[in-house]
RNA sequence: UAAGCAGGUCGGGUGAUCGCACCACGUGUGAGGAAAGUCCGCACUCCACAGAGCAGGGCAGGGGGUAACGCCCCUCCGCCGUGAGGCGAGGACGAGUGGCACAGAGACCACGAUCCGGCGGCGCUACAGUGCCCGCUGGGGGUGAAAAGCGCUAAACUCUGUCCGGAGCAAGCCCAAGUAGGGACGUUCGGAGGUUGCUCGCCAAGUCCCAGGUAGGGCGCAAAGAGGACCAGGGUAACCUGGCUCCCAAGAUGGAUGAUCGCCUAAAACAAAAUGCGGCUUACGGGCCUGCUUGUUCG
Numbered sequence: 001u002a003a004g005c006a007g008g009u010c011g012g013g014u015g016a017u018c019g020c021a022c023c024a025c026g027u028g029u030g031a032g033g034a035a036a037g038u039c040c041g042c043a044c045u046c047c048a049c050a051g052a053g054c055a056g057g058g059c060a061g062g063g064g065g066u067a068a069c070g071c072c073c074c075u076c077c078g079c080c081g082u083g084a085g086g087c088g089a090g091g092a093c094g095a096g097u098g099g100c101a102c103a104g105a106g107a108c109c110a111c112g113a114u115c116c117g118g119c120g121g122c123g124c125u126a127c128a129g130u131g132c133c134c135g136c137u138g139g140g141g142g143u144g145a146a147a148a149g150c151g152c153u154a155a156a157c158u159c160u161g162u163c164c165g166g167a168g169c170a171a172g173c174c175c176a177a178g179u180a181g182g183g184a185c186g187u188u189c190g191g192a193g194g195u196u197g198c199u200c201g202c203c204a205a206g207u208c209c210c211a212g213g214u215a216g217g218g219c220g221c222a223a224a225g226a227g228g229a230c231c232a233g234g235g236u237a238a239c240c241u242g243g244c245u246c247c248c249a250a251g252a253u254g255g256a257u258g259a260u261c262g263c264c265u266a267a268a269a270c271a272a273a274a275u276g277c278g279g280c281u282u283a284c285g286g287g288c289c290u291g292c293u294u295g296u297u298c299g
Base pairs, nucleotide, nucleotide: 001295002294003293004292005291006290007289008288009287010286012264013263014262015261016260017259018258020030021029022028023026032270036281037280039279040278041277042276043275044168045167046166047165056164057163058162059161060160061075062074063073064072065071076090077088078087079086080085091159092158096157097156098153099152100151108149115141116140117137118136119135120134121132122131123130124129172219173218174217175216181210182209183208184207185206193203194202195201225248227247228246230243231242232241233240234239
């Protein structure tokens, strides 16, 4: 210096003027690395549940990490790459069932078949050969990944091992207007509802209480936990343990997080929370950093 490999990181800044949401009311705070897809795994909640099995589904070399995982780390093997490295659909064809393109005569029960060849039989013959609705031969050629082999194939069914109860924050819990329902009282001194003139009874009004629960409201859910930074120790690593008391504040339910202008050379990418968390995958303009590989040139 050119081309690459692996990993990490940023995801506009700043000033002014308007505007919105929230409550802790302050010189407050206010989207992301993916908030996305909703694909895995958990927390949490309700329901179910003695135990075992069946069905269904996930996973699959070996070991480790984790709350858990289909995630992550280490490692063996195989394949790809000059290399840094990358990828792997790496349990089993042992049992049963299925499949094996193209080419080839024939492709999976060959007691089968005849493209070439070989051998035999018969016919013709110029005795070199040649012909046949013929027989034998899988030892040879040719085709093919594989030619008969206890073959290959499980991202074929299947078998083995292992894991998994179901539904999901519209989970679920609490308060609860009105209406309808249930219960008690409904008395006295004159009068005071209906049924019958009176008494009782029943019904109704009225007062009080009760249960479930609709509208509606609250909680779940908003600051703090499987948190982060730093330091020390353990471990190849993923990660774990301890210390420090250093950091942390979106949060709605018609649903906020925005707009304009100036400067920074340009501000342009993908995209925007809805119970929370750990992953994976996918999208993404541009920039920065670290380690490494192969070449070229110069010293």
Predicted 3D model of a 299-nucleotide RNA (Bacterial RNase P class A) from a Chloroflexota bacterium. It is recorded under the gene name rnpB. The sequence is in RNAcentral, with records from ENA. Rfam family: Bacterial RNase P class A. Its family is annotated with tRNA processing, ribonuclease P activity and dimeric ribonuclease P complex in the Gene Ontology. The family's RNA type in Rfam is ribozyme. Its Rfam clan is "RNaseP clan". About the family: Ribonuclease P (RNase P) is a ubiquitous endoribonuclease, found in archaea, bacteria and eukarya as well as chloroplasts and mitochondria.